[in-house]
RNA sequence: AGAGUUUGAUUCUGGCUCAGAAUGAACGCUGGCGGCGUGCUUAAGGCAUGCAAGUUGAACGAGAAAGCUCUCUUCGGAGAGCAAGUAAAGUGGCGCACGGGUGAGUAAUACUUAGGUAACUUACCCCCUUGCUGGGGACAACUGGAGGAAACUUCAGCUAAUACCGAAUAGUCCGCAAAAGACUGUGGUUUUUUGCGGUAAAGCUUCCGGGCGCGAGGGGAGAGGCUUAGGUCCCAUUAGCUUGUUGGUAAGGUAACGGCUUACCAAGGCAGUGAUGGGUAGCUGGUCUGAGAGGAUGAUCAGCCACACUGGAACUGACACACGGUCCAGACUCCUACGGGAGGCAGCAGCUGGGAAUUUUGCGCAAUGGGCGAAAGCCUGACGCAGCAACGCCGCGUGGAGGAUGAAGGCCUUCGGGUUGUAAACUCCUUUUGGCAGGGACGAAAAAAAUGACGGUACCUGCAGAAAAAGCACCGGCUAACUCUGUGCCAGCAGCCGCGGUAAUACAGAGGGUGCAAGCGUUAUUCGGAUUCACUGGGCGUAAAGAGCACGUAGGCGGUUUGGUAAGUCUGGUGUGAAAUCCCUCGACUCAAUCGAGGAAGUGCAUUGGAAACUAUUGGACUGGAGUGCAGGAGAGGAGAGCGGAAUUCCUGGUGUAGAGGUGAAAUUCGUAGAUAUCAGGAGGAACAACAGUGGCGAAGGCGGCUCUCUGGACUGUAACUGACGCUGAGGUGCGAAAGCGUGGGGAGCAAACAGGAUUAGAUACCCUGGUAGUCCACGCUGUAGACGAUGGAUACUAGAUGUUGGGAGCUUUUGCCCUCUCGGUGUCGAAGUUAACGCGAUAAGUAUCCCGCCUGGGGAGUACGGCCGCAAGGUUAAAACUCAAAGAAAUUGACGGGGGCCCGCACAAGCGGUGGAGUAUGUUGCUUAAUUCGAUCAACGCGAAAAACCUUACCUGGGCUUGACAUCCCGUGCUACCCCAUGAAAGUGGGGGUUCCCUUCGGGGACACGGUGACAGGUGUUGCAUGGCUGUCGUCAGCUCGUGUCGUGAGAUGUUGGGUUAAGUCCCGCAACGAGCGCAACCCUUGCCAUUAGUUGCCAGCAUUAAGUUGGGCACUCUAAUGGGACCGCUCGCCGAUAAGGCAGAGGAAGGUGGGGAUGACGUCAAGUCCGCAUGGCCCUUACGCCCAGGGCUGCAAACGUACUACAAUGGCCGGUACAAAGCGUUGCUAGGUCGCGAGACCAUGCCAAUCGCAAAAAACCGGUCCCAGUUCGGAUUGGAGUCUGCAACUCGACUCCAUGAAGUUGGAAUCGCUAGUAAUCGCGGAUCAGCAUGCCGCGGUGAAUACGUUCCCGGGCCUUGUACACACCGCCUGUCACGCCAUGGGAGUUGGGGCUGCCUGAAGAGGCUGAGCUAACCCGUAAGGGAAGCAGGUCUCAAUGGUGGAACCGAUGACUAGGGUGAAGUCAUAACAAGGUA
Repeated sequence: AGAGUUUGAUUCUGGCUCAGAAUGAACGCUGGCGGCGUGCUUAAGGCAUGCAAGUUGAACGAGAAAGCUCUCUUCGGAGAGCAAGUAAAGUGGCGCACGGGUGAGUAAUACUUAGGUAACUUACCCCCUUGCUGGGGACAACUGGAGGAAACUUCAGCUAAUACCGAAUAGUCCGCAAAAGACUGUGGUUUUUUGCGGUAAAGCUUCCGGGCGCGAGGGGAGAGGCUUAGGUCCCAUUAGCUUGUUGGUAAGGUAACGGCUUACCAAGGCAGUGAUGGGUAGCUGGUCUGAGAGGAUGAUCAGCCACACUGGAACUGACACACGGUCCAGACUCCUACGGGAGGCAGCAGCUGGGAAUUUUGCGCAAUGGGCGAAAGCCUGACGCAGCAACGCCGCGUGGAGGAUGAAGGCCUUCGGGUUGUAAACUCCUUUUGGCAGGGACGAAAAAAAUGACGGUACCUGCAGAAAAAGCACCGGCUAACUCUGUGCCAGCAGCCGCGGUAAUACAGAGGGUGCAAGCGUUAUUCGGAUUCACUGGGCGUAAAGAGCACGUAGGCGGUUUGGUAAGUCUGGUGUGAAAUCCCUCGACUCAAUCGAGGAAGUGCAUUGGAAACUAUUGGACUGGAGUGCAGGAGAGGAGAGCGGAAUUCCUGGUGUAGAGGUGAAAUUCGUAGAUAUCAGGAGGAACAACAGUGGCGAAGGCGGCUCUCUGGACUGUAACUGACGCUGAGGUGCGAAAGCGUGGGGAGCAAACAGGAUUAGAUACCCUGGUAGUCCACGCUGUAGACGAUGGAUACUAGAUGUUGGGAGCUUUUGCCCUCUCGGUGUCGAAGUUAACGCGAUAAGUAUCCCGCCUGGGGAGUACGGCCGCAAGGUUAAAACUCAAAGAAAUUGACGGGGGCCCGCACAAGCGGUGGAGUAUGUUGCUUAAUUCGAUCAACGCGAAAAACCUUACCUGGGCUUGACAUCCCGUGCUACCCCAUGAAAGUGGGGGUUCCCUUCGGGGACACGGUGACAGGUGUUGCAUGGCUGUCGUCAGCUCGUGUCGUGAGAUGUUGGGUUAAGUCCCGCAACGAGCGCAACCCUUGCCAUUAGUUGCCAGCAUUAAGUUGGGCACUCUAAUGGGACCGCUCGCCGAUAAGGCAGAGGAAGGUGGGGAUGACGUCAAGUCCGCAUGGCCCUUACGCCCAGGGCUGCAAACGUACUACAAUGGCCGGUACAAAGCGUUGCUAGGUCGCGAGACCAUGCCAAUCGCAAAAAACCGGUCCCAGUUCGGAUUGGAGUCUGCAACUCGACUCCAUGAAGUUGGAAUCGCUAGUAAUCGCGGAUCAGCAUGCCGCGGUGAAUACGUUCCCGGGCCUUGUACACACCGCCUGUCACGCCAUGGGAGUUGGGGCUGCCUGAAGAGGCUGAGCUAACCCGUAAGGGAAGCAGGUCUCAAUGGUGGAACCGAUGACUAGGGUGAAGUCAUAACAAGGUA
């Protein structure tokens, strides 16, 4: 510090996710030791048991017992002493308000920071001053009685005190009154003086001038109360709250101020700087994280607060409204004799419950601290320690060195090896920790002694022995680490992207590796990364985001100059910011964690000096901002009234006759009752053509005939006036298109709804004919729009160029025009700059300032609920659950378009001939079957198959074989081959005859055959979506790319586009490109002309010869087959063109513009085809999915399709005659010739291994004859009969021949195919395969046309451009209803629960008031009786907890039914959007 994820790729926006650190954690697997910490986050649920607050005999009265000793004894016991002034209890004092726990409540009565208290208190402690005299009466304990189960209560009697009560004395104490001074914040405070009144006390101990106490007053320290200001969470879908409320006066009350309380008076107080209400929450020092700013958090330690079963209340006291006190009420638990009582672990342990989850009913007061005490001491679950727990942090160990045959085993393997791996074994060494044994602390404390829970612990020493001590997660990318096996969209994984459908580095296991390590992973949570709420540090044209527009309140911000002040600001001092923590330095535990000391820091607050630039405030001044005045011109600016003409429609009348209207085409419709058309007149409503213009005006919405009236704003000029009067603007107010609503008018045209006609699969649409609201007017409402420049307002600054509009000035001139300058508006282009890009660019989206509004992933949703507004429609404000990993912007390359332009092709057109109809052949689908083997979609279908009777053959049925029909290795044998017999359908089985070959070192080996054993063979089984190779298709289309350079953030672009031209990315020119490669072309074959060479089997001009090129001879010609030539826009003063490329024409030439034909197929596309040609990975079968054999099937036939053949006839059929080819093939062959047969053919026989012989006859053509338009002398299917040939065998199932038979068919619907010249059409010939089988295929020649105006249209393709929501790319994408499953949510008659509010009733304890006829020791009067004072019980009133009963709201849960939403693999119906998406 970043990374992954939207796309085919890119840049951006934007979310999601990851890597880090942390935790009071939990869970899974594992676990050696030690140190230091930490340990109920949930039920503030409930608790058995023990302990956690007592102490004091030097305040006081009283005072045992067990036991021991002694004495006495009637041996039953009694007494005395010690125990002991002890225990226990009581009165009194002090403490119990500390310490310890918890975080329920509390959003301010809390906390925190800084102040105030002149408005206060303070036991114990310290200091100072002074005093402690003299009396009185009780009550506990105790004794006796009574009640009760108990708890406990009650009556009578006795008694002490530092308990209680008077009196005396006293002050700088308290209260009141008066006078003077000082300070002051004007409230008061304080000092001094005088007068009057009031208030104290306690002793104990000791023998010391003592100690401890007590009272009054003053001071201190520490502690507390009250109070002020700042800070302190979320919700505005909580906007108004408040009646003791706010203030005053008086009184009461308090330690003290105060509505704290009461009475009276006034009507205030708080609130958008968020009152009130609701939710949540103890606050802080700190802790975690972060670069920081921040964010989250508030365990342990420390400060404060609150609470102590729940609610209320007071008492005591210096302090409480009191955790281990009291009273009352409630709930719960326990005891009970049923009458009544007892209790409060949120103290330490512990139990139960809850929970994912949190310890011992330990030791000790030795240390530190606390309470009491004069002290000894006692108490102390505070505390110090130990125990449990890897819960955390830190440290240590599990050995070290050597050791290669690189052992064995494992795993992988290309079978060679590699890896585990110096790892192990083995040798040498060490002993931390652990074990055993010995020694053994500090912690203890100022003279000495005593005192240690921890603890025989830490630590030290010795001994034995590598001995006792390693796991966990991960290994597709992010992210370090790879292979095998299993599995087969299953099982599973997953933090995100995503893996898994038979070769998974992603699942599971294994081997290996990587990371961390006594731990490692997972889960949860927090911060970080996230600049993803942006103060530091973001945005708003198109990504989310500028309010529809203006006016204006609060607020924020604000021109120039000068003086004052000092609030902000800057700077210095002081106080505070507790300690601990963090940081730095040093130190102590061997180190570290941990601990100690010192420093720094604590960015803050308060206070006090200083400065005066800026902001602020205040005084004065200015004119540039703003405004006023004066003078002008422009304008669809607004409101009202009046007027006008054209057009549509309607009405009346005339002319006139059969149509009109409408459409892609029609129809509905109108019209003989006279339409449309035309003329004249009239009525009525609405809108204002041309002018008209990125022209004008207005804040926006918006505004368009003409005239008048009223009226707003802007602009120009001038420079007289005011003197900052300004900008923005939360709330608020007003304006605000269209549609819509209300009331009343109006209604010509147009026109939702509606009706009809068309279109269509449908057509609730588009088109047509009609047509009502509405559109218009008046008044009122609504308040929204893509209300858009998708761009808030204001101000200033920052190159130019060019239009246009409204003013002004200058120059010039007779005016004008032109030109120059300037102010205001409105456009286009463009520099810098900016932007993700597109673009913007003085009218900014540039550079800056001010103010407002708005945004924070997509969907759910601008929806629900609630509020406000509205007559309604609806508007405005505005969520959540749930769900996805994207949604999106701009640009790029493609692809596509029922987008555009240019161009090509038998693509159309122009022609010729076909297919589609018939019959047959053949292939396919389907059906059938035991099997009808398999594959093949334009690019399969006379295809693989250049030959299915057996074989082929892969299929079926049946019979057989199992190392196999075939290969290699090993062992044994030598019966082999060949012939015969039996059996069988054959394969085979059994028997017989018959006998080998090669080499040899003579042992044997090899070939071949048989038998055996196991490795293996074998598979046309599967996967063409694991593959190689080959092939098809786009397409013989003209394209496809690269290097360097340049442009762009980038994907990419340029080149390759443009102007011409070509069959062509062919060539030329131009150009930020310059070059190059694969394609095109050419080179190759063939054909067309010529030459040279060569003449046998070819040829024959001339010379001989023959029946015949038959022979001699010759090689000129033909031909053959080898080598060359030839054609290149080369030539033309030709024309066109840019002078180029090239085109047109011509000459010459056998051939003319690639001469014809062929071979040749760029980068790539289709997971195209083929595992059944071959090869091949994986999988599968192995007495069978292998192999052999016989028979059958591939030929099966309601039907459909493709490709062909033959025809339908006279351009013909038949009969007879006569010509002319090319290219091939032949010894398992082609066969002359002869004979026989009607013929297929048969029998003899000859030549040829081929320019020699044969197949071989070419056919159409031509000549002659016949037929005469008919189902025929056309056509030949089908069927019957008879044969031939091949072959082991023609039944299923061959071809051919002869005789007979003589079907359909008379030129073929929609549709569709081929062909541009030696082509189509037509006619025969040959070959491959092959025993036989050709209408198929591959070749060959003969005869030999027609047409092309042209590129509008159909199809395919190329280039450029445009749009795109497509990129498995239009066979794309995608929307909505309906049906089904699941999920969350809203409404809902209601039902139910909760916490508050409020009216009334009830009214415990307690406090206060009143009363108090009952009761009463201290003081007073009185000799006494008695009375007084002061009280008590009781009664009553006020306040008041709880409880009861109503009411209004709020928040949940649930609810038949219902609504929309989300999601789900292939569902149904349509096709709305994306291309002009087919109606933008």
Molecule: small-subunit ribosomal RNA
Organism: metagenome